[in-house]
RNA sequence: GGCUCUAUCGUCUAACGGUUAGGACGGAUCCUUCUCAAGGAUUAAAUCAGGGUUCGAUUCCCUGUAGAGUCA
Numbered sequence: 001g002g003c004u005c006u007a008u009c010g011u012c013u014a015a016c017g018g019u020u021a022g023g024a025c026g027g028a029u030c031c032u033u034c035u036c037a038a039g040g041a042u043u044a045a046a047u048c049a050g051g052g053u054u055c056g057a058u059u060c061c062c063u064g065u066a067g068a069g070u071c072a
Base pairs, nucleotide, nucleotide: 001071002070003069004068005067006066007065010025011024012023013022018055027043028042029041030040031039048064049063050062051061052060
């Protein structure tokens, strides 16, 4: 350098073009307890960037960025 793949809460991971963007762990508050742990309830937190298609894009297309694989 060519080709292929990946990018979503702090971490991991879902999501038929129409979802309040879901779940687990972790965080916060409360309950329970003499206290801690465990348990329960509630809650905050995310779509890599820029364009395009579409009535509507996390999803489809293009470019870029970062990462992985492969060939030379």
Model confidence (mean pLDDT): 81 of 100.
This is a predicted structure of a 72-nucleotide RNA (transfer RNA) from a Minisyncoccota bacterium.
The source organism's lineage runs through Bacteria, Bacillati and Minisyncoccota.
Its Rfam family is "tRNA". About the family: Transfer RNA (tRNA) molecules are approximately 80 nucleotides in length. By type it is a transfer RNA.